The RNA shown here (SAM riboswitch aptamer (S box leader)) has 97 nucleotides and comes from a soil metagenome. The coordinates come from a structure-prediction model, not an experiment, and the mean pLDDT is 85. The RNAcentral record of the sequence draws on MGnify.

RNA sequence: CUUAUCCAGAGUGGGCGAGGGACGGGCCCGAUGACCCCCGGCAACCGGCGCUGACGCGCAAGGUGCCAACUCCCGCGGACCAAUUCCGAGAGAUAAG
Numbered sequence: 001c002u003u004a005u006c007c008a009g010a011g012u013g014g015g016c017g018a019g020g021g022a023c024g025g026g027c028c029c030g031a032u033g034a035c036c037c038c039c040g041g042c043a044a045c046c047g048g049c050g051c052u053g054a055c056g057c058g059c060a061a062g063g064u065g066c067c068a069a070c071u072c073c074c075g076c077g078g079a080c081c082a083a084u085u086c087c088g089a090g091a092g093a094u095a096a097g
Stems, first nucleotide, its partner, number of pairs: 001097006011039001013038003019029003023075004040067003045063002048059004071091001076088004
C1' cells in the first nucleotide's frame, strides 16, 4: 500500500504496584489492585487435519489476534425544522498478501 473484518465470545487464578481506555473532547476503569506479565480461556484470519463434486462445514495440538463499556461515545459529510436516530467517509485495530 491492497483486500477482508470490527453489535458475538472469553477467569471469583497467580505476580507486580500506578496509572489505563491509540490521538483531541467527553465519559469511564483503577489500592475492593486497573494497565502489564504468567497461567487459563475465546475466536477461527493464515497454516494443518477430516468431510464435500463444488460452495462450504467441522476440529483446534501450529502462526497471529483477542479476553470492561458497539472500535466506550463523538470528531468529517449527508438524511430530519429540531431532538433523536440512521447512512457513509476518515482515523484506528486485527489478519492475509